[in-house]
Parts: sequence; C1' cells; structure tokens
RNA sequence: GCACCCGUAGCUCAGCAGGAUAGAGCACCGGUUUCCUAAACCGGCGGUCGGUGGUUCGAAUCCACCCGGGUGCG
Repeated sequence: GCACCCGUAGCUCAGCAGGAUAGAGCACCGGUUUCCUAAACCGGCGGUCGGUGGUUCGAAUCCACCCGGGUGCG
C1' cells in the first nucleotide's frame, strides 16, 4: 500500500434483505425478604449505535471518506 472483518449502555453482545419507543445479560442504585450479609424477586439508572457527509418521506441498518482495533497479502 491492497483486501476482508469488527466498532451499539461501565463490560460482554443481539438487532444490520431501511420503518413500530434502540434491546438482553452482567455491573451499578433503590425496594421486598433476612438478626446481618449473600442469594432470590421487583423496580430504576445508563446510548444522540466510532466521526463527517450523502441517498431516502424515513438510516444503528444503504453509499462515500476518515478514525480506532484485528487478520491476510505485498
């Protein structure tokens, strides 16, 4: 330098042949329970989906460029 894959919540990931309000588990916070803790159960918090631009009535999803990580080739 070229090709491919990945980037979504604090962490691990789903959703990605465009459309309904962006989700799950864990973590964190509160409550119930308990003498206390843990566990269990209930509830809550947390994201402008890596960035910018484009297409579209509508983009996490499609396109272009850029940034970061990984693999292969030279």